The RNA shown here (transfer RNA) has 72 nucleotides and comes from a Bacteroidales bacterium. Rfam family: tRNA. Rfam's curators write: Transfer RNA (tRNA) molecules are approximately 80 nucleotides in length. Rfam classes the family as a transfer RNA. Its family is annotated with triplet codon-amino acid adaptor activity in the Gene Ontology. The prediction has a mean pLDDT of 83. Lineage of the source: Bacteria > Pseudomonadati > Bacteroidota > Bacteroidia > Bacteroidales.
[in-house]
RNA sequence: GCCACUUUAGCUCAGCGGUAGAGCAGCUCACUCGUAAUGAGCAGGUCGUGGGUUCAAAUCCCAUGAGUGGCU
Numbered sequence: 001g002c003c004a005c006u007u008u009a010g011c012u013c014a015g016c017g018g019u020a021g022a023g024c025a026g027c028u029c030a031c032u033c034g035u036a037a038u039g040a041g042c043a044g045g046u047c048g049u050g051g052g053u054u055c056a057a058a059u060c061c062c063a064u065g066a067g068u069g070g071c072u
């Protein structure tokens, strides 16, 4: 330098054009003599960034940042 892939909650990841979800972690409550475990609930996200297409974009297109792998 070229090619491919990844980028979404604190972490690991779903989501394939129609208001963004799970598990773990966090907080509250219940249970317990107490803790853990268990159960119920709550909170947490400008979907890397900037544009474009569309009635509507995390999702499609373009540019760009970061990371991983490969080729030279």
Stems, first nucleotide, its partner, number of pairs: 001071007010024004018055001026042005048064005